[in-house]
This is a predicted structure of a 72-nucleotide RNA (transfer RNA) from Candidatus Levybacteria bacterium RIFCSPHIGHO2_02_FULL_37_18.
RNA sequence: GCGGAUGUAGUUCAGUGGUAGAAUGUCUCGUUGCCAACGAGAAGGUCGGCGGUUCGAGUCCGCUCAUCCGCU
Repeated sequence: GCGGAUGUAGUUCAGUGGUAGAAUGUCUCGUUGCCAACGAGAAGGUCGGCGGUUCGAGUCCGCUCAUCCGCU
């Protein structure tokens, strides 16, 4: 230099154009003499960035950034 993969909650990951979810973690409450475990609930996201397509984009397209892999 060229090509490819990945990027979504604190963490690990779903989500094939129509209200962004799960597990785990955090917080509150219940249960217990206390802890753990268990049960109930809550908070937490400008979906890496910028632009485009569309009535509508996490999803499609272009550029770009970061990490990883391959080729030269």